[in-house]
A computed fold for a 72-nucleotide RNA from Tigriopus californicus, annotated as transfer RNA. NCBI's taxonomy places the organism under Eukaryota, Bilateria, Protostomia, Pancrustacea, Tigriopus. Rfam family: tRNA. It is annotated as a transfer RNA.
RNA sequence: GCCCGCAUAGCUCAGGGGCAGAGCACUAGUCUCGUAUACUAGGGGCCGUGAGUUCAAAUCACACUGUGGGCA
Repeated sequence: GCCCGCAUAGCUCAGGGGCAGAGCACUAGUCUCGUAUACUAGGGGCCGUGAGUUCAAAUCACACUGUGGGCA
């Protein structure tokens, strides 16, 4: 330099046009003499950035940024 993938909650990841989710973590409660486990409830996201397509974009196309891999 060229090609391919990934970017969504604090972490690991689903979701591929029509209300953003799970597990773990965190907070509160139940239980316990107390702690942990377990159970119940809750908070936390303008879906990497920009501009496009669309009635409507996390989702589609493009550029950029970051990151991983391949070729030379």